[in-house]
Context: one part of a larger RNA
RNA sequence: GAUGAACGCUAGCGGCAGGCUUAACACAUGCAAGUCGAGGGGUAACAGGGAAAGCUUGCUUUCCGCUGACGACCGGCGAACGGGUGCGUAACACGUAUGCAACCUACCUUCCACUGGGGUAUAGCCCAGAGAAAUUUGGAUUAAUCCCCCAUAGAACCAAGAGUCGCAUGGCUCAAUGGUUAAAGGAUUCCGGUGGAAGAUGGGCAUGCGUCCCAUUAGCUAGUAGGUGAGGUAAUAGCUCACCUAGGCAACGAUGGGUAGGGGGUCUGAGAGGAUGAUCCCCCACACUGGUACUGAGACACGGACCAGACUCCUACGGGAGGCAGCAGUGAGGAAUAUUGCGCAAUGGACGAAAGUCUGACGCAGCCAUGCCGCGUGAAGGAUGACGGCCCUAUGGGUUGUAAACUUCUUUUAUAUACCAAGAAACCUCGGGACGUGUCCCGAGCUGACGGUAGUGUAUGAAUAAGCACCGGCUAACUCCGUGCCAGCAGCCGCGGUAAUACGGAGGGUGCAAGCGUUAUCC
Numbered sequence: 001g002a003u004g005a006a007c008g009c010u011a012g013c014g015g016c017a018g019g020c021u022u023a024a025c026a027c028a029u030g031c032a033a034g035u036c037g038a039g040g041g042g043u044a045a046c047a048g049g050g051a052a053a054g055c056u057u058g059c060u061u062u063c064c065g066c067u068g069a070c071g072a073c074c075g076g077c078g079a080a081c082g083g084g085u086g087c088g089u090a091a092c093a094c095g096u097a098u099g100c101a102a103c104c105u106a107c108c109u110u111c112c113a114c115u116g117g118g119g120u121a122u123a124g125c126c127c128a129g130a131g132a133a134a135u136u137u138g139g140a141u142u143a144a145u146c147c148c149c150c151a152u153a154g155a156a157c158c159a160a161g162a163g164u165c166g167c168a169u170g171g172c173u174c175a176a177u178g179g180u181u182a183a184a185g186g187a188u189u190c191c192g193g194u195g196g197a198a199g200a201u202g203g204g205c206a207u208g209c210g211u212c213c214c215a216u217u218a219g220c221u222a223g224u225a226g227g228u229g230a231g232g233u234a235a236u237a238g239c240u241c242a243c244c245u246a247g248g249c250a251a252c253g254a255u256g257g258g259u260a261g262g263g264g265g266u267c268u269g270a271g272a273g274g275a276u277g278a279u280c281c282c283c284c285a286c287a288c289u290g291g292u293a294c295u296g297a298g299a300c301a302c303g304g305a306c307c308a309g310a311c312u313c314c315u316a317c318g319g320g321a322g323g324c325a326g327c328a329g330u331g332a333g334g335a336a337u338a339u340u341g342c343g344c345a346a347u348g349g350a351c352g353a354a355a356g357u358c359u360g361a362c363g364c365a366g367c368c369a370u371g372c373c374g375c376g377u378g379a380a381g382g383a384u385g386a387c388g389g390c391c392c393u394a395u396g397g398g399u400u401g402u403a404a405a406c407u408u409c410u411u412u413u414a415u416a417u418a419c420c421a422a423g424a425a426a427c428c429u430c431g432g433g434a435c436g437u438g439u440c441c442c443g444a445g446c447u448g449a450c451g452g453u454a455g456u457g458u459a460u461g462a463a464u465a466a467g468c469a470c471c472g473g474c475u476a477a478c479u480c481c482g483u484g485c486c487a488g489c490a491g492c493c494g495c496g497g498u499a500a501u502a503c504g505g506a507g508g509g510u511g512c513a514a515g516c517g518u519u520a521u522c523c
Stems, first nucleotide, its partner, number of pairs: 001522003005519005012375006018368002020333001025331003029328003034077003039074002042070002046068003049064007084286003094210007103203002108199008116150004126139005156180004161174005185191002212258003219249003224246008261283004265276004288309005311322004339365001341364003347361001348359004378409004388400005414460006423450001428445008467512005472493003478507005488495002
């Protein structure tokens, strides 16, 4: 000098930031991922409409999907993002620089071509069951942008040919040949669907270099190192397998052990360097512990599935349910770390044609002097230098001290009261215009959690606001009293045994100041 700090004493306000460093310990409760009816069959609830019946004549009941809408269900997209944590990992994990002639990429953009015909299932609904529950069985029937078949198709894929180029495998181009593979509609003039080429974005793989401590760890290794062939993957590869060879790594530190997420950065330092990796950003890993795959463009998936284990809960004892290292919150651990708050108004995201819905991301508010910065606790005048305190050489003097009183002034702040924001412009609606039938532009209207907050004006009145540590030397700041190697102080040197500037108190002083000291850690 610094800190995600803690503790002691003290404490007026504001702005901005930060806030479980310990038990990746266990979790009550609520919320954190849905959306689309303009994909579908439909109608459980609500509202409107219609019909019928009853009467109390304006209500009740029943029926009708007719309409707005919509629970559950089928289907699509999303749920692989966003958010959390740092257990593991010394590794191509990360950083940096390259390569892929060995690869993938939903949504988005551009271009080319197409969107023809047919079929039978299934959930829901209905019927009948099983079970305490979770859940589940059978039958009948039905739809789709669900699924399947046929047709058509090339700059796609497969097979053979020629030319050309290169970096070994190979790449590129060429026209004709044979074979294979597709589609879906809905609304009302748009949104979609299928195949192909390219772009963009995001990823995958490989490689050079860098990347902690211990040699009181010196040898390690059989899928091990390489080859051939096959399998497998989006793709290369011992990635896996069969066979063959006997290799491969290591004192330039293999192997083993310990520790640890990496980086941009942060702290310190003139720098070199040392230490560190909270908040913010990028990457990685993980989601009760271990394993496995399914779906999908993408996961081996935090709020998905299955199996095993530990733990907790329910049970009718037959069987079931769960996973806060999401946001709050609880217990425990600890020196120690916050509200079971408000809102989708803004930014961003998912879905939707849109209105919109969802969003503990996010925007805000609450708590905490945890930090940084700013402001205030008044200003000017005022000496017979008051009173009181303290000290002395004591009828007196010094100091506290212009300090107080007193006079004049101000009102930051405080209190009261009045007005009252910016953050909002889009989407959408209406009107107009351009190009020409769905895009753009202009104008008006609509929308604020924070918040009656910030800010501004007026009124009142110095009114509401100072502490902490130290004073032997280092180190700025000195006297008296008490104590008497006691009580005690102390970072080091060291003080204290009767005149202690070092202990305790007082007066005075010094340093910082809404903080001041102590402790811990780093330079």
This is a predicted structure of a 523-nucleotide part of an RNA (small-subunit ribosomal RNA, 5' domain) from an uncultured bacterium.
Rfam family: Bacterial small subunit ribosomal RNA.
RNAcentral holds the full RNA, with entries from ENA and SILVA.